[in-house]
């Protein structure tokens, strides 16, 4: 230089193809069972989807453009 895959919560992912209120697990907060920790229920918080930018009524999803990681390849 050319070509792929990833990139969504603190951590690991899911959702994209077929646009229509952002989800699961762990993890954290609060209550509650214990004499306490362990464990176990209930409940609750937290992310605008790497960054721009377009298209639509409406974008995490579709296009263009740029970053970063990882592989392939010359």
């Nucleotide at each position: 230089c050319g070509g792929a895959g990833c990139g969504u919560a603190g951590c690991g992912c899911a959702g994209c193809c077929u646009g229509g209120u952002a989800g699961c697990g762990c993890a954290c907060u609060a209550c509650a069972a214990u004499g306490g920790g362990g464990u176990u229920g209930u409940a609750g918080g937290g992310g605008u989807c790497g960054g721009a930018g377009g298209u639509u009524c409406g974008a995490a999803u579709c296009c263009u453009c740029u970053c970063g990681c990882u592989c392939c390849g010359a």
Transfer RNA from an uncultured Oceanospirillales bacterium, 74 nucleotides, folded computationally. The coordinates come from a structure-prediction model, not an experiment, and the mean pLDDT is 84. Rfam family: tRNA. Rfam classes the family as a transfer RNA.